Record summary
The prediction has a mean pLDDT of 87. c-di-GMP-I riboswitch aptamer from uncultured Lawsonibacter sp., 74 nucleotides, folded computationally. The RNAcentral record of the sequence draws on MGnify. The model forms 100% of the base pairs in the Rfam consensus. Lineage of the source: Bacteria > Bacillati > Bacillota > Eubacteriales > Lawsonibacter.

RNA sequence: GCAAACCGCCAGAAAUGACGGGACGCAAAGCUAUGGGGGCUAACGUGCUCAGCACAAUGCCAGCCCGGCCGCCG
Numbered sequence: 001g002c003a004a005a006c007c008g009c010c011a012g013a014a015a016u017g018a019c020g021g022g023a024c025g026c027a028a029a030g031c032u033a034u035g036g037g038g039g040c041u042a043a044c045g046u047g048c049u050c051a052g053c054a055c056a057a058u059g060c061c062a063g064c065c066c067g068g069c070c071g072c073c074g
Base pairs, nucleotide, nucleotide: 001026002025006021007020008019010017011016024063030069031068032067035066036065037064038061039060040059045055046054047053048052
């Protein structure tokens, strides 16, 4: 310096995110999801044995890992 869970509120179908509170952690917890792997959701759509279920990313996660970019102090 950043800020997990949780709480409030807003956006969203959801995952999740913004803001405020709050600190579990982080010496890159800065950026990159159009570098690779992995994970979450399941709207649109498709199918089925249709109050539902399955598949499904064009939606997300950089605080899951590796890589890339940039950067402060010693």